[in-house]
Transfer RNA from a marine eukaryotic metagenome, 71 nucleotides, folded computationally. Rfam family: tRNA. Rfam classes the family as a transfer RNA. Its mean pLDDT, the model's own confidence on a scale to 100, is 84.
RNA sequence: GACAGGUAGCUCAGUUGGUAGAGCGCCGCACUGAAAAUGCGGAGGUCGCCGGCUCGGAUCCGGCCCUGUCC
Numbered sequence: 001g002a003c004a005g006g007u008a009g010c011u012c013a014g015u016u017g018g019u020a021g022a023g024c025g026c027c028g029c030a031c032u033g034a035a036a037a038u039g040c041g042g043a044g045g046u047c048g049c050c051g052g053c054u055c056g057g058a059u060c061c062g063g064c065c066c067u068g069u070c071c
Base pairs, nucleotide, nucleotide: 001070002069003068004067005066006065009024010023011022012021018055026042027041028040029039030038048064049063050062051061052060
């Protein structure tokens, strides 16, 4: 310098701009003699940072930071 990525505790979805989600994990309840499994419910997020465009930005534009790969 080029490309890819940064979203929940972890792994990741979500891009014709319009209420932020899933699985696992965590908490509670049911079930059980007790657990596991299963079912139901719940908590948990400055969408890497700053700025811009817009009625409205995780998503578009600019700059920066971090991680990986390549030169």